[in-house]
RNA sequence: CGCGGGGUAGAGCAAUGGCAGCUCGCCAGGCCCAUAACCUGGAGGUUGUAGGUUCGAAUCCUACCCCCGCAA
Repeated sequence: CGCGGGGUAGAGCAAUGGCAGCUCGCCAGGCCCAUAACCUGGAGGUUGUAGGUUCGAAUCCUACCCCCGCAA
């Protein structure tokens, strides 16, 4: 250099062109003598970067960056 897979909230992952979500974690409240558990609510995202296609892109296309694997 070539081929394949992946990059989405603090962590692990969904979302196959039409409101960006789930679990855990974090914060606040409830419950409790208190803690844990449990219940309710909340914060947290320029979807790796830059372009393109489209009325509309996390999703399709191109280039680049990073990670894992295959081949050499």
Molecule: transfer RNA
Organism: Patescibacteria group bacterium